[in-house]
RNA sequence: GGGCCUGUAGCUCAAUUGGGAGAGCACCGCGUUUGCAUCGCGGGGGUUGCAAGUUCGAGCCUUGUCAGGUCCA
Numbered sequence: 001g002g003g004c005c006u007g008u009a010g011c012u013c014a015a016u017u018g019g020g021a022g023a024g025c026a027c028c029g030c031g032u033u034u035g036c037a038u039c040g041c042g043g044g045g046g047u048u049g050c051a052a053g054u055u056c057g058a059g060c061c062u063u064g065u066c067a068g069g070u071c072c073a
Stems, first nucleotide, its partner, number of pairs: 001072007010025004019056001027043005049065005
């Protein structure tokens, strides 16, 4: 320098061929306990790496770019 893959909540990951952004763990509150843990109930947290394009509508399609991984040179 070139090819390919990945990028979504604090972490690990979903989201059926473009139509409501979610789960588990973590965090906060309440109950339970003498207290902690466990357990139950409830809650907060997201410019889907960034920018642009296509579309009535984009996490998903297209282009550029950034970061990481991998292969070739």